[in-house]
Context: one part of a larger RNA
RNA sequence: UGUACGAGAUUUGAGGAGAUCUUCCCCUAGUACGAGAGGAUUGGGGAGGACGGACCUCUGGUGUUCCUGUUGUCACGUCAGUGGCACCGCAGGGUAGCUAUGUCCGGGAAGGAUAAGCGCUGAAGGCAUAUAAGCGCGAAGCCCCCUUCAAAACUAGAUCUCGCAUGAGACACCUUGUAGACCACGAGGUUGAUAGGCCGGGUGUGUAAGUACAGCAAUGUACUCAGCUGACCGGUACUAAUCAGUCGAUUGG
Repeated sequence: UGUACGAGAUUUGAGGAGAUCUUCCCCUAGUACGAGAGGAUUGGGGAGGACGGACCUCUGGUGUUCCUGUUGUCACGUCAGUGGCACCGCAGGGUAGCUAUGUCCGGGAAGGAUAAGCGCUGAAGGCAUAUAAGCGCGAAGCCCCCUUCAAAACUAGAUCUCGCAUGAGACACCUUGUAGACCACGAGGUUGAUAGGCCGGGUGUGUAAGUACAGCAAUGUACUCAGCUGACCGGUACUAAUCAGUCGAUUGG
C1' cells in the first nucleotide's frame, strides 16, 4: 500500500516447517524345533540411552552489595559506632530471576496407497500359471495422523459485534513489565492498585545498637530465634499516571 464503507475481536487452512531414533530385561517358555548342544516366531509387561520441548517444586550453580565475619589503611575531633578504598578487598551463607548436572513431558495408536515378497480367481495355451482382465496381504520408507507458522492463499476467505457525524476505533502522551537493543508486544492511566512509597507477611542472615552484669583484659552473658533484609506474596491512593490533544468512514478507487 492492497484486500471497493470504517473498525474491534474470533477463526478456516491452500501451502510451508518440525518431529519420526534405539537398546536391554521379564513373562509367554526352557515351550515349538532339535539326538543333544542349543533355542525361537508371536503376544504382553518393565527399565534405560541419546535427542528434543517446557519448567524451577526438589538437588545444585549463579545471585557486583541481602545478611554476617574479618585484614590493611584513610575519614567522621577521641572512645564507641559507622563509612570510603583495596578484583564485590577477602571469606561464609543466600531471596527473586536466569540456569543443568535437577524435574516433567515427547517420538503412542490408527487409517490409505504401495516396494521387495506372498497369495486368490484365471485365460491366451482343455493342463499349468499370483496377471493378460479382475481381487487381496505386505515396510522404520510415501500420503495422512501429531506439533507449529499460515488469507499478499492477489482465488487477498469466513463468523460475530460496533459505528456512519449524537465519532466506532486508533494514535500520541504518561505509570510501567510477564515484554524488550530500538521498535514492537502486554498491564494500566483517578469510574485507578500501573510503578514507587508505606503497612503486614514471607525469605535470607544468624542474636543488632545501647545499657547492665562477670572478668585486670581480650571477651562473655542478659534484654534477644534479636537487628537488618534487592527482585517474592498480599494490602493501602501517600506520590506519579492531571486537564487538554491528533487522526478517523460511499464526497468510491
Large-subunit ribosomal RNA, domain VI from a Planctomycetota bacterium, 253 nucleotides, folded computationally. The source organism's lineage runs through Bacteria, Pseudomonadati and Planctomycetota. The coordinates come from a structure-prediction model, not an experiment, and the mean pLDDT is 88.